This is a predicted structure of a 71-nucleotide RNA (transfer RNA) from Candidatus Daviesbacteria bacterium RIFCSPHIGHO2_01_FULL_41_23. Model confidence (mean pLDDT): 81 of 100. Its Rfam family is "tRNA". The RNAcentral record of the sequence draws on ENA.

RNA sequence: GGGCUCAUAGGUAAACGGUAUACCGGUACAUUCGCAUUGUACAGUUUCGGGUUCAAUUCCCGGUGAGUCCA
Numbered sequence: 001g002g003g004c005u006c007a008u009a010g011g012u013a014a015a016c017g018g019u020a021u022a023c024c025g026g027u028a029c030a031u032u033c034g035c036a037u038u039g040u041a042c043a044g045u046u047u048c049g050g051g052u053u054c055a056a057u058u059c060c061c062g063g064u065g066a067g068u069c070c071a
Stems, first nucleotide, its partner, number of pairs: 001070007010024004018054001026042005047063005
């Protein structure tokens, strides 16, 4: 320098173009003499900039970063 793959919650991962979800973790409450367990509720997310579209995590272009292969 070139090819390919990827970027979603604190972590690991889902998501036919149509309210972004699960598990673990966090907070509050209940339960307990107390802790743990358990139950209920809540908070928290699409790497960045454009384009297409009534509507974009999703499709297109570019940037940035990570992994891998080739030179």